[in-house]
């Protein structure tokens, strides 16, 4: 200097401060993606077939699904900034 991991600050956004019954909570309906988790396109691989066909298997994301989380505020937050340390080149 560069990768990289976790730490510490600062920024960080959707969605009912919903009904119901209630001490704690519970049940319901409706939403919302940005902890996490699920799904795949080139692409690679790899079987089958006479074949340009049919499959498996790997395969990104703020895309998708909404399991989980979430819907005043607090908390968490994905990502970016910046410290200072640890490894590695």
């Nucleotide at each position: 200097a560069u990768g990289c991991a976790g730490c510490u600050c600062u920024g960080g956004a959707g969605a009912a401060g919903c009904u119901c019954a209630g001490a704690a909570u519970g049940a319901g309906u409706a939403c919302c993606g940005a902890a996490g988790g699920u799904g795949c396109a080139a692409g690679g691989u790899u079987g089958g077939a006479u074949a340009u066909c049919c499959g498996g298997c790997c395969g990104a994301a703020u895309c998708u699904c909404u399991c989980a989380g979430g819907u005043a505020a607090a908390a968490g937050g994905a990502c970016a900034g910046a410290g200072a340390u640890a490894c590695a080149u």
The RNA shown here (Glycine riboswitch aptamer) has 89 nucleotides. The coordinates come from a structure-prediction model, not an experiment, and the mean pLDDT is 80. The sequence was found by an Rfam model in a public genome assembly.